[in-house]
Source information: Transfer RNA from an Actinomycetota bacterium, 75 nucleotides, folded computationally. NCBI's taxonomy places the organism under Bacteria, Bacillati, Actinomycetota.
RNA sequence: GGGCGCGUAGCUCAGCGGGAGAGCGCUGCUCUCACACAGCAGAGGUCACUGGUUCAAUCCCAGUCGCGCCCACCA
Numbered sequence: 001g002g003g004c005g006c007g008u009a010g011c012u013c014a015g016c017g018g019g020a021g022a023g024c025g026c027u028g029c030u031c032u033c034a035c036a037c038a039g040c041a042g043a044g045g046u047c048a049c050u051g052g053u054u055c056a057a058u059c060c061c062a063g064u065c066g067c068g069c070c071c072a073c074c075a
Base pairs, nucleotide, nucleotide: 001071002070003069004068005067006066007065010024011023012022013021018055026042027041028040029039030038048064049063050062051061052060
């Protein structure tokens, strides 16, 4: 340098044009003498960034950045 994949909540990930979600974690309440477990409720997100397509983009297109894998080149 070329190709492919990935980037979504604190972590692991799903979702793939029209509600942003799950599990774990966190906070509060119930329960307990207390803790844990369990149950209930809640907080937490510029969907990597920029631009484009569209009535509408996490999703489609282009570019950029970061990570991983493969290939090539180099002295």